RNA sequence: AUGAAGAUAAGGGGAGAGCUUACAUGAUCUUAAUGUAACGCCGAAGGAGCAAGCUUAAGACGAAUCUCUCAGGCAAAAAGACUCUUAUCGGACA
Numbered sequence: 001a002u003g004a005a006g007a008u009a010a011g012g013g014g015a016g017a018g019c020u021u022a023c024a025u026g027a028u029c030u031u032a033a034u035g036u037a038a039c040g041c042c043g044a045a046g047g048a049g050c051a052a053g054c055u056u057a058a059g060a061c062g063a064a065u066c067u068c069u070c071a072g073g074c075a076a077a078a079a080g081a082c083u084c085u086u087a088u089c090g091g092a093c094a
Base pairs, nucleotide, nucleotide: 006089007088008087009086010085011084012083013082018039020038021037022036023035024034025033040074041073042072046070047068048067049066053061
C1' cells in the first nucleotide's frame, strides 16, 4: 500500500559578512576579475572537534543548524546547509 523511510534527476525558495587598502597584470580607455601583501569580518559547500551513553575501570564507538575557522565566502554573478514541487527507483528497511 490512493505507497512511509531512503536514493536519483529536473525546476524553485534559500541567510550572514569590507564594492577595504597598497602594488602589479588587466582588449584603445575604464571597470570587473586575477596574483602578492596587510588589516577587519561571516558560517548554511566540504572538513575537523566534542556530551550523555556503554564499561569493574580504561579504551573504542559516539550527533548537530553546537564549536573551530583548515578550506570556502564578504556589491552583483556563481556557490549555498536545508526545504518544496514533479518524475523514476524503492517497498515498510519507519
Glycine riboswitch aptamer from Oceanobacillus indicireducens, 94 nucleotides, folded computationally.